Small-subunit ribosomal RNA, 3' major domain from a metagenome, 475 nucleotides, folded computationally. The prediction has a mean pLDDT of 83. Its Rfam family is "Bacterial small subunit ribosomal RNA".
[in-house]
Context: one part of a larger RNA
RNA sequence: UGACGGGGGCCCGCACAAGCAGUGGAGCAUGUGGUUUAAUUCGAUGCUACGCGAAGAACCUUACCUAGGCUUGAAAGGCUCUCUAAACCGGUGAAAGCCGGCUACCCGCAAGGGGGGGAGUACAGGUGCUGCAUGGCUGUCGUCAGCUCGUGCCGUGAGGUGUUUGGUUAAGUCCAGCAACGAGCGCAACCCCUGGAUCUAGUUACCAGCGAAUAAUGUCGGGAACUCUAGAUCGACUGCCUACGCAAGUAGUGAGGAAGGUGGGGACGACGUCAAGUCAUCAUGGCCCUUACGCCUAGGGCUACACACGUGCUACAAUGGCGUCUACGACGCGCUGCAAUACCGUGAGGUGGAGCGAAUCGCUAAAAAGACGUCUCAGUUCAGAUCGGAGUCUGCAACUCGACUCCGUGAAGUUGGAAUUGCUAGUAAUCGCAGGUCAGCACACUGCGGUGAAUACGUUCCCGGGCCUUGUACA
Numbered sequence: 001u002g003a004c005g006g007g008g009g010c011c012c013g014c015a016c017a018a019g020c021a022g023u024g025g026a027g028c029a030u031g032u033g034g035u036u037u038a039a040u041u042c043g044a045u046g047c048u049a050c051g052c053g054a055a056g057a058a059c060c061u062u063a064c065c066u067a068g069g070c071u072u073g074a075a076a077g078g079c080u081c082u083c084u085a086a087a088c089c090g091g092u093g094a095a096a097g098c099c100g101g102c103u104a105c106c107c108g109c110a111a112g113g114g115g116g117g118g119a120g121u122a123c124a125g126g127u128g129c130u131g132c133a134u135g136g137c138u139g140u141c142g143u144c145a146g147c148u149c150g151u152g153c154c155g156u157g158a159g160g161u162g163u164u165u166g167g168u169u170a171a172g173u174c175c176a177g178c179a180a181c182g183a184g185c186g187c188a189a190c191c192c193c194u195g196g197a198u199c200u201a202g203u204u205a206c207c208a209g210c211g212a213a214u215a216a217u218g219u220c221g222g223g224a225a226c227u228c229u230a231g232a233u234c235g236a237c238u239g240c241c242u243a244c245g246c247a248a249g250u251a252g253u254g255a256g257g258a259a260g261g262u263g264g265g266g267a268c269g270a271c272g273u274c275a276a277g278u279c280a281u282c283a284u285g286g287c288c289c290u291u292a293c294g295c296c297u298a299g300g301g302c303u304a305c306a307c308a309c310g311u312g313c314u315a316c317a318a319u320g321g322c323g324u325c326u327a328c329g330a331c332g333c334g335c336u337g338c339a340a341u342a343c344c345g346u347g348a349g350g351u352g353g354a355g356c357g358a359a360u361c362g363c364u365a366a367a368a369a370g371a372c373g374u375c376u377c378a379g380u381u382c383a384g385a386u387c388g389g390a391g392u393c394u395g396c397a398a399c400u401c402g403a404c405u406c407c408g409u410g411a412a413g414u415u416g417g418a419a420u421u422g423c424u425a426g427u428a429a430u431c432g433c434a435g436g437u438c439a440g441c442a443c444a445c446u447g448c449g450g451u452g453a454a455u456a457c458g459u460u461c462c463c464g465g466g467c468c469u470u471g472u473a474c475a
Stems, first nucleotide, its partner, number of pairs: 001475002003472003007469007015459002019423005026314008034305002042053002064300007073123001078121007088101005105114003125289002128287003134283002136278003139274001141272001146185006152161003165176003191266004196234007206223002210221003237260001240254001241252004316416001320375006332363003337356002342351003382413001387408007429451007
């Protein structure tokens, strides 16, 4: 100087407390450990691995296993020699491959050049090893308020001072003081979304007033008000008032205002820590393989199953289930696409194809909510696992191993031990919708809107962190 302390002081955080909903019990989905296996490819492992890499393993992917094959190679470019189109046909085979047949190129007078095949040669190739040789990228402490520098001053020196102190703040934020005076990286602001207004613009969006038309609808003429769209500008600064204060600032059912003290959210992550993670995104040093640790192909495996754990979904019901009727969204996506009306089917879906490269057409029905009826507390009209049968769709192909539909079947489960998680407001909880991946497949992920709470006395305690100080046989 740090680090540490079941030392002290001050302060903060869904850290506790106060609340709400869960997890831990059940079934299923998914990841992991373990076990099994010819293989169950590899990586990730306290917080910071475990619905993680994977934004989607039937083949492919695929790296694993078994079997069959290739050896200048599946792809690249160089040199030497040599022959000449690419195609097409037959045999064998699971395919890859191997064997055979048939044909014989373009430019140029020529030399030669272009394309293709073969032989050879240096070479290719490796998801082989090392993340403890590395770059790049990432996680974490932590959006915590810290980390430093120049000059000066102090100290023999390591170093200190500044950065401490008193206030204040979300903040090393600002103020006052001070052997310090300044400065940098961080904080904040500048950027994006959202909340109010004004102006500009008015189609594909809108329809107040005027007219037309219809069974009805902005449907048409038209309009530029409103909604909206999308550009510019304004707006919030403790600016004003009161109280306290030297100031910074704090408090107020204050005023005004759409918004008030960082308005809400996002992007943004200082010096560094963990030899943290990644050689399997990529790049790369070294090492290793080279008729194989490279490459091609078929089938299998990654989907196994006594068990253990994590993350989720669905429930155990009456604030509910079921039936009928009836409202109200937003984000998005669409030509190898989205597909309406219509018809067929109980249904998944099929036939067909208007319109739309889309503020125009479509996906698109929002669901919970609301109205009426029924069930009356039961393993039930709860719950839906499992299994049997029949189908639909995608795809070369659904046996291993897809999703969905219909009929039947109707398991566990009556609110979950010790323990443990999230959340402070349009949040939790709850309800549906869209998108990416994608031929097909979503209980996952990323977004979107609808309904919409409870509680916070407080900082003694648990966890993590910041500043000062103290002890130390630690560095």